[in-house]
RNA sequence: CACGGAUCCAGAGUUUGAUUCUGGCUCAGGAUGAACGCUGGCGGCGUGCCUAACACAUGCAAGUCGAGCGAGAAAUUAAUUAAGGAAUCUUCGGAAGAAUUAAUUAAUGGAAAGCGGCGGACGGGUGAGUAACGCGUGGGCAACCUGCCUUUCACAGAGGGAUAGCCAAAGGAAACUUUGAUUAAAACCUCAUAAUGCUAAUUUACUGCAUAAUAGAUUAGCCAAAGAUUUAUCGGUGAAAGAUGGGCCCGCGUCUGAUUAGCUAGUUGGUGAGGUAACGGCUCACCAAGGCAACGAUCAGUAGCCGACCUGAGAGGGUGAUCGGCCACAUUGGAACUGAGACACGGUCCAAACUCCUACGGGAGGCAGCAGUGGGGAAUAUUGCACAAUGGGCGAAAGCCUGAUGCAGCAACGCCGCGUGAACGAAGAAGGCCUUCGGGUCGUAAAGUUCUGUCCAUAGGGAAGAAGCAAAUGACGGUACCUUUGGAGGAAGCCCCGGCUAAAUACGUGCCAGCAGCCGCGGUAAUACGUAUGGGGCAAGCGUUAUCCGGAAUUAUUGGGCGUAAAGAGUGCGUAGGUGGUGGCUUAAGCGCAGGGUUUAAGGCAAUAGCUCAACUAUUGUUCGCCUUGCGAACUGGGUCACUUGAGUACAGGAGAGGAAAGCGGAAUUCCUAGUGUAGCGGUGAAAUGCAUAGAUAUUAGGAGGAACACCAGUGGCGAAGGCGGCUUUCUGGACUGAAACUGACACUGAGGCACGAAAGCGUGGGUAGCAAACAGGAUUAGAUACCCUGGUAGUCCGCACAGUAAACGAUGAAUACUCGCUGUUUGCGAUACACAGUAAGCGGCCAAGCGAAAGCGUUAAGUAUUCCACCUGGGGAGUACGCCGGCAACGGUGAAACUCAAAGGAAUUGACGGGGGCCCGCACAAGCGGAGGAACAUGUGGUUUAAUUCGAUGAUACGCGAGGAACCUUACCCGGGCUUAAAUUGCGCUGGCUUUUACCGGAAACGGUAUUUUCUUCGGACCAGCGUGAAGGUGCUGCAUGGUUGUCGUCAGCUCGUGCCGUGAGGUGUCGGCUUAAGUGCCAUAACGAGCGCAACCCUUAUCUUUAGUUACUAACAGUUUUGCUGAGGACUCUAAAGAGACUGCCGUCGUAAGAUGCGAGGAAGGUGGGGAUGACGUCAAAUCAGCACGGCCUUACGUCCGGGGCUACACACGUGUUACAAUGGGGAGCACAGCAGGUUGCUACACGGCGACGUGAUGCCAAUCCGUAAAACUCCUCUCAGUUCGGAUCGAAGUCUGCAACCCGACUUCGUGAAGCUGGAUUCGCUAGUAAUCGCGCAUCAGCCACGGCGCGGUGAAUACGUUCCCGGGCCUUGUACACACCGCCCGUCAAGCCAUGAAAGCCGGGGGUACCUGAAGUACGUAACCGCGAGGAUCGUCCUAGGGUAAACCUGGUGAUUGGGGCUAAGUCGUAA
Repeated sequence: CACGGAUCCAGAGUUUGAUUCUGGCUCAGGAUGAACGCUGGCGGCGUGCCUAACACAUGCAAGUCGAGCGAGAAAUUAAUUAAGGAAUCUUCGGAAGAAUUAAUUAAUGGAAAGCGGCGGACGGGUGAGUAACGCGUGGGCAACCUGCCUUUCACAGAGGGAUAGCCAAAGGAAACUUUGAUUAAAACCUCAUAAUGCUAAUUUACUGCAUAAUAGAUUAGCCAAAGAUUUAUCGGUGAAAGAUGGGCCCGCGUCUGAUUAGCUAGUUGGUGAGGUAACGGCUCACCAAGGCAACGAUCAGUAGCCGACCUGAGAGGGUGAUCGGCCACAUUGGAACUGAGACACGGUCCAAACUCCUACGGGAGGCAGCAGUGGGGAAUAUUGCACAAUGGGCGAAAGCCUGAUGCAGCAACGCCGCGUGAACGAAGAAGGCCUUCGGGUCGUAAAGUUCUGUCCAUAGGGAAGAAGCAAAUGACGGUACCUUUGGAGGAAGCCCCGGCUAAAUACGUGCCAGCAGCCGCGGUAAUACGUAUGGGGCAAGCGUUAUCCGGAAUUAUUGGGCGUAAAGAGUGCGUAGGUGGUGGCUUAAGCGCAGGGUUUAAGGCAAUAGCUCAACUAUUGUUCGCCUUGCGAACUGGGUCACUUGAGUACAGGAGAGGAAAGCGGAAUUCCUAGUGUAGCGGUGAAAUGCAUAGAUAUUAGGAGGAACACCAGUGGCGAAGGCGGCUUUCUGGACUGAAACUGACACUGAGGCACGAAAGCGUGGGUAGCAAACAGGAUUAGAUACCCUGGUAGUCCGCACAGUAAACGAUGAAUACUCGCUGUUUGCGAUACACAGUAAGCGGCCAAGCGAAAGCGUUAAGUAUUCCACCUGGGGAGUACGCCGGCAACGGUGAAACUCAAAGGAAUUGACGGGGGCCCGCACAAGCGGAGGAACAUGUGGUUUAAUUCGAUGAUACGCGAGGAACCUUACCCGGGCUUAAAUUGCGCUGGCUUUUACCGGAAACGGUAUUUUCUUCGGACCAGCGUGAAGGUGCUGCAUGGUUGUCGUCAGCUCGUGCCGUGAGGUGUCGGCUUAAGUGCCAUAACGAGCGCAACCCUUAUCUUUAGUUACUAACAGUUUUGCUGAGGACUCUAAAGAGACUGCCGUCGUAAGAUGCGAGGAAGGUGGGGAUGACGUCAAAUCAGCACGGCCUUACGUCCGGGGCUACACACGUGUUACAAUGGGGAGCACAGCAGGUUGCUACACGGCGACGUGAUGCCAAUCCGUAAAACUCCUCUCAGUUCGGAUCGAAGUCUGCAACCCGACUUCGUGAAGCUGGAUUCGCUAGUAAUCGCGCAUCAGCCACGGCGCGGUGAAUACGUUCCCGGGCCUUGUACACACCGCCCGUCAAGCCAUGAAAGCCGGGGGUACCUGAAGUACGUAACCGCGAGGAUCGUCCUAGGGUAAACCUGGUGAUUGGGGCUAAGUCGUAA
């Protein structure tokens, strides 16, 4: 360089009204020696006490060798002796003599025990201890050992004395022990032989990092042995090598805590000696005073380490089960013996605890071997088979032993594989569920038809694993596997379905029961609880819990931050450390390239192969790190030589509230003295306390004393920061500029350390004018331990000493370099000449790029980079507790945890709000007029009452409201009596009748009962009734499930959209700004340009005119006439009702760019939207109404429906709305004038008569511009004369009229009589700006009548006032602050009271731990040795040292508990205030 292979990173929910960022919490994945819940067919391969290194019954787990030795049981054979007496023979007298038994002898035989050898140091278990050369990795031993095994060389001669066993005796319950006699060896001992061995001495060569090693030479001394069996071997001794296995030493790596900072006397080193296989304070004597530690010693806590395993893209993080390597341990502690090897799991001794046996004297034991038991625990298996294989021990071998191992059993504990059937099958069956009632879905699913046979069952066959010269040999196992036969038969569950997250409906429940990983569901329509149906996921499993990694870039090396979110130390100097300018030479530690060694095996990855596949297994390849050799020299480092630009020094200057000390100055406050002078001063929102007739305040003069330094003065200056301000002098620090003489990297940063460090505070000594915590008094207030006022002490000032903190802030660490500009200012320099531009160092403002979450920063960076330091890791608990350090104290520094929450937070956005600001409007205030609130009555409401007083409305926006007519009805309420397909309507089916009418009886009626027979007909029926069925009916509930309608903000001027532009985004712009308008009305300006709903206009009415048309309206002119448009007539006028005109700031003056404003302008009936009405944007109030209507859901043989009566009309009381009044602007009487809107046949009624009257009787006109109806106030005259009246009319009595079936509860009206309260209304409050208010009457709807004084209209008469926008209320726009967003009726703080939780302190009490000191001290090694033993050599049971254990003592560390006590957290709607 090319080619090839392998591998390669996901997010989501949750803070908000919405956004963005920061930041935590939570989820989706994988894993496990797991456990729990529900369920469970088979096989293969693995795995299985994580807790009590707690205690253990029983059996087994280490023996073997007779070819080392003595002795030799049972048994067998033979012989002999004794007993015995069978078969057979028999003359029945007997013969015969077997089996069998016993003893002895011989042979075979070889059990049990013993001596001896080898092995019990391996294998197997466990992880308590251990933070260590224990482990890992790489080296070293010139400082070592090594049985059995292999190779080589050499040797094995001659003797000796014992001892166990056995036997006998004795003791003991036993374990066992003692004595005596006797015996063997490959046991033991002596002598001989002997070096390439060992020891000592001398010496040569050579090598090495030191001691020294290696190879030789010479001399002297010392040390060995074992046989066995039958011919082939196996053993024995010495020496030299090898292999294997060990021992020791070193580099590097190996958890947490500094709230553990100092530790150490054999400690560190040396000399000598001892000891060991070997080095070494390993041990001892002496000498020296060292050694370790901030690169973390010591101490405390935790922990066996690794290969590996889990996770992760990786870097990392976590773990250390099974398998493999190392270590440690074997009830606890100590000790040695034997041996090649141990300080020894199934050996010994001692001590301790525990258990067992006992004759009480004494003994025995050690499952952390395999099974198993108890216990602990959420939890972990059989007292199995076999040595057939692999391996181990012994043996010459056969063989024996082997709970190692091979297998089986139990357990879904894990991984992998298989099955529970397949194909066809629509009448889309039944059934379940849902439904808009049409249907949909479970669903080809089932049934049914045709098949298959894995697993299963049955029968037959049947392995490999076996390797020895041959034969024999299989636990697993008649297992795997093959074949036959049988039949869909025996085999599916678990979790989930609101979002994250795949999958929804019904019913039940009703903040209950419950769910929940986070957000959160549940208060009567729950996709979130429970059940069902359906669906989704996984599947012999599925969920849950626990733990680890991931996601988390949320500890950030890869790969984060620190102005405002958590985070820059208050500031400097400086130590260690880290980092460091330019050039040359050199070195080769880092670095790069190439090679070598090591990196056990297993595992991982890739390829291939073997079990039917896979899991599993096998083979091959590959993998970090460490050590080492060689080469290279760019960079970093080391060494050396130079350089000047970093840094510093010298020289020359100017600026400055830089610091320290001393002196001086004037203004002002206060006080003192004296004068003048008189009644107040002072203070506040207003006052009072206070001062003052003993003379204050004010004013003049003089004096005292302390503190601070007006103007200058400035985003001006200086300083590291804190900080520094009158003037002068002295001492002194730093920065800057100029020029470029000197040194030559001397630099930057800086953990610890040291110094400085506002104010308040503390100690001591002074000083004290003003001010002023505490304190006192006065106010304010519900209170006021405050704000305000009058006083006033510490303190403020000075000297000395401490303290060491601040929003010590630019909330911005220091240093260096680089990156567009504009502008102001301070101090220098240069040039020039008084104007400019340049340069350096500061101090400011605005901006480009860039950065930033944004706001913003921007050469004085928060930009781009480098170096070093400090600091952060969710909120609260908490800068708290404990400990330590500092301090006189106050307190400061360092600095947690339990517990609790799902947020806390930054910036910006839109709203809302503000006793924030600006502008503007409205009968909002003000200016006025008239009312309400006081009285009586009417009416509505609340409350109360009641059998019922039906229901709704209830701040503005309910209350003369729904209701524009409650005596019955209405009526919904109450009491009582009836009906149940119903009071009304109707489809279908069946049956019947003739309908229809009338009468009578009971009854309050409804209703019930009886009787009667006059309709039409096409003879079917229409019609009616009954029954059944399908519908019904409900003023019952939910206005918070709804439609529709309505109120209110508000007839306020707003509310939005498209495209574009700006912003990461929510959003903004437009819609802002200036002017103007009633108006988001318009004009100008403008990153906006346009548009929509609103505004305006269009509509109706009213005011003027014209045209057209004249009846029932009108009557000027003409004519007639009984008075009257009555008649003829007219179309002029009024009017009626249709169409038009007119008004647009159009014209003029002034102002203004324009829009527009203005003018007692002109003209005009009307002038600036002419007046009035209808018309109500997006939306707000879960506003009102299920009782006007409609409608979802729920309920219904009564909550439906009919009837009679009652109630809605009650009455200590309270409120709203009205009427009538209180009188002279009036009351009464008399006279007299002028409307308009409307209505009328079940009606309005002229007129006449009767009645005082309401009204009655008769009668006329009018279905209406035709008929019907007195307008009143006003005006004129008379009277009353200020009084409870000739005001006022309530209440009551009497008599009537009218309506109506009916006026008792409960109607209106009339007449006569009676004649109450009331003499103008407290706080407060309402309406109205012109034909308005006020006042006067008239009409209508509803309606039989009417409680109408209400409502809706109509006309008559007809004012006052508005300076103005400071204030109250409401609203609009802009802006500002916000911790509010349910939006200020918001949010929210602290004490107290109650409950619960964790925690600190506490007199103490109870444990645990490691050391220290002293006393005692077993076993045992070593050493010593007089007494002891031995004839002696010698040996100890004797002595010494050390020590486990025990005891005593004082401290320390650490845990538990503790009356009481401190704060903290969480809780329901508690109490007090209201701090932000």
Small-subunit ribosomal RNA from an uncultured bacterium, 1476 nucleotides, folded computationally. The prediction has a mean pLDDT of 81. The sequence is in RNAcentral, with records from ENA.